[in-house]
Record summary:
This is a predicted structure of a 351-nucleotide part of an RNA (small-subunit ribosomal RNA, central domain) from an uncultured bacterium.
Context: one part of a larger RNA
RNA sequence: CUGGGCGUAAAGAGCACGUAGGCGGCUUGUUAAGUGAGAGGUGAAAUCCCCAGCGCUCAACGCGGGAACUGCCUCUCAUACUGGCAGGCUUGAGGGAUGUAGAGGUGACUAGAAUUCCAGGUGUAGCGGUGACAUGCAUUGAUAUCUGGAGGAAUACCCGAGGCGAAGGCGGGUCACUGGACAUUUCCUGACGCUGAGGUGCGAAAGCGUGGGUAGCAAACAGAAUUAGAUACUCUGGUAGUCCACGCCCUAAACGAUGGAUACUAGUUGUAAGAGGUAUCGACCCCUCUUGUGACGUAGCAAACGCAUUAAGUAUCCCGCCUGGGGAGUACGGCCGCAAGGUUGAAACUC
Numbered sequence: 001c002u003g004g005g006c007g008u009a010a011a012g013a014g015c016a017c018g019u020a021g022g023c024g025g026c027u028u029g030u031u032a033a034g035u036g037a038g039a040g041g042u043g044a045a046a047u048c049c050c051c052a053g054c055g056c057u058c059a060a061c062g063c064g065g066g067a068a069c070u071g072c073c074u075c076u077c078a079u080a081c082u083g084g085c086a087g088g089c090u091u092g093a094g095g096g097a098u099g100u101a102g103a104g105g106u107g108a109c110u111a112g113a114a115u116u117c118c119a120g121g122u123g124u125a126g127c128g129g130u131g132a133c134a135u136g137c138a139u140u141g142a143u144a145u146c147u148g149g150a151g152g153a154a155u156a157c158c159c160g161a162g163g164c165g166a167a168g169g170c171g172g173g174u175c176a177c178u179g180g181a182c183a184u185u186u187c188c189u190g191a192c193g194c195u196g197a198g199g200u201g202c203g204a205a206a207g208c209g210u211g212g213g214u215a216g217c218a219a220a221c222a223g224a225a226u227u228a229g230a231u232a233c234u235c236u237g238g239u240a241g242u243c244c245a246c247g248c249c250c251u252a253a254a255c256g257a258u259g260g261a262u263a264c265u266a267g268u269u270g271u272a273a274g275a276g277g278u279a280u281c282g283a284c285c286c287c288u289c290u291u292g293u294g295a296c297g298u299a300g301c302a303a304a305c306g307c308a309u310u311a312a313g314u315a316u317c318c319c320g321c322c323u324g325g326g327g328a329g330u331a332c333g334g335c336c337g338c339a340a341g342g343u344u345g346a347a348a349c350u351c
Stems, first nucleotide, its partner, number of pairs: 003323004007305002012319001014202004021195003025089007033082002035078008049066003053063003092192001093189003096185005104178007111155001116150007126137002163170002207248006216242002221237004259318006267296011300307002324351003333344004
């Protein structure tokens, strides 16, 4: 390189947008670049292949003849397919109109419950904690209970195999701004599409910088237990952090361990959003369709497990990735980062 693969064996990039590139709907005309046919030229010799050819006694070898050199160039012809150019179309894509659902995003404001703390009232000897203790708190009056106040963080029930988002993720309420999806209509544009090396943006938690904030929780740390020991599990405390603003970091079992797009291929059943129909005074309810999301299951696939119209089935297009285990996601170098580190990523050696 060819090939074979990527749910669990090695392998889908965390996710998206998008440049180059690759690929691309129906139809008419034209062109003839690709493509096909024919002809001509060239494709040195040697080598390879063939000779019921020759020569060294044979053979290797040499000589002769043939074939081949699958390529390139030029000319002529063909025009189905691909491409170029010109025109048309509407089913792909996008837009308009009318509706629908939603923890989609950003900002501001706001509510109640609870914890803690502070002040005051009642009240008295314990509270707390555990397997049992103890550390701890408490007569300077705790715990309990009532009233008032402060402050931070998170939003019980509703809540659902539920919804939304590209992924990360998103959950009290109101308002403002804002992204996407779906249904109906068939009004408009007329292939404007798919994918996407580089690139750009987003990206949980932890961590970092500056400034704020700090109720609860809580790495580190301290103490009490346990224990042979106990740098743990349990308990009492407790600082970073968790929260906010701005700026970094860029990693996860970032998982459906399953890249994106399109088309096709039995059914059954649940659920969410919508449209139409039937019945009705009235559709969550009955029927049909669309979109999403679950549970089964046929064919098919699969090493099996299992997947099965949300495919791991049948096909096409494009990207990423894998090629025995360890060494190693290490070393070195590059790039990025304030650092932590990230990214790219070997070899010797060894089994």
Record summary:
The RNAcentral record of the full RNA draws on ENA and SILVA.